A computed fold for a 346-nucleotide part of an RNA from Anaerotignum sp. MB30-C6, annotated as small-subunit ribosomal RNA, central domain.
The coordinates come from a structure-prediction model, not an experiment, and the mean pLDDT is 89.
The organism belongs to Anaerotignum, within Bacteria.
Context: one part of a larger RNA
RNA sequence: CUGGGUGUAAAGGGAGAGUAGGCGGCAUGGUAAGUUAGAUGUGAAAGCCCGGGGCUUAACCUCGGGAUUGCAUUUAAAACUAUCAAGCUAGAGUACAGGAGAGGUAAGUGGAAUUCCUAGUGUAGCGGUGAAAUGCGUAGAUAUUAGGAAGAACACCAGUGGCGAAGGCGACUUACUGGACUGAAACUGACGCUGAGGCUCGAAAGCGUGGGGAGCGAACAGGAUUAGAUACCCUGGUAGUCCACGCCGUAAACGAUGAGUGCUAGGUGUUGGGGGGGAACCCUCGGUGCCGCAGCUAACGCAAUAAGCACUCCACCUGGGGAGUACGAUCGCAAGAUUGAAACUC
Repeated sequence: CUGGGUGUAAAGGGAGAGUAGGCGGCAUGGUAAGUUAGAUGUGAAAGCCCGGGGCUUAACCUCGGGAUUGCAUUUAAAACUAUCAAGCUAGAGUACAGGAGAGGUAAGUGGAAUUCCUAGUGUAGCGGUGAAAUGCGUAGAUAUUAGGAAGAACACCAGUGGCGAAGGCGACUUACUGGACUGAAACUGACGCUGAGGCUCGAAAGCGUGGGGAGCGAACAGGAUUAGAUACCCUGGUAGUCCACGCCGUAAACGAUGAGUGCUAGGUGUUGGGGGGGAACCCUCGGUGCCGCAGCUAACGCAAUAAGCACUCCACCUGGGGAGUACGAUCGCAAGAUUGAAACUC
């Protein structure tokens, strides 16, 4: 390389839109590039394979045939692929009518709680733990009442509920805005699927500049525990957590399961629609769960949301360690990220 694979053994890119490329619905006619058939030429000889012959045999030599899977020219066929022309509507999309949603961005508003400040009441404790101590408190704390300030998060509703491509999204109102679904079938007429590279998005932490800072809280300090305790527990507490703009580009970025299309028993929840005069009930489309047949699987398990049966395209794997390291390159302010070996060893 081929082959075989990728839920858990090595292996699905974190996710999207999309370029090149690969693949692509139904039917008609043309062409004949691929394809198929015939012919001609060529494919040196030796060698190879088959059948004869010659050395007493064999090796060896020799004769005939074949193969030489190829290339070129030419004649023909038109099913399939391709291409051209003119069509179709089942794929895809547009317009229309609806309802659902923590989808996104911005602005504004609200209540509970926490901490702090001021004032009142009030007096010796509070806090914390397994038990304590550090800590706070007679300069009046904790508790309680009233007023004020600030920042952050939105209890109940809340649900294997919803939305989003993924990351993710949860108080309320308004504005702008993306997508999906259902119905009907007016329009376009294959406009589709996938997608190397490139581009965009991408939790938390971290970085830059400027704000903000209530609570929590790496680092740090103290108190405990302990043989020790650079921890677990406690008292404090700085970065950070929050906002704006810019970077970083990684995660057990997980369903450890790439995307698309078609097919293959059922049962039972739930969610958004539609239909049957429709409350029960039945049918149907889209999502989200559980159980389960065939089938698959090393087993566990998966099972119409497949890990079943097939096809198309992409990514990735090929014994363990060395190592996601070294070197080089690209990117980054840095941290580092991406790409990614070998010697050696078992």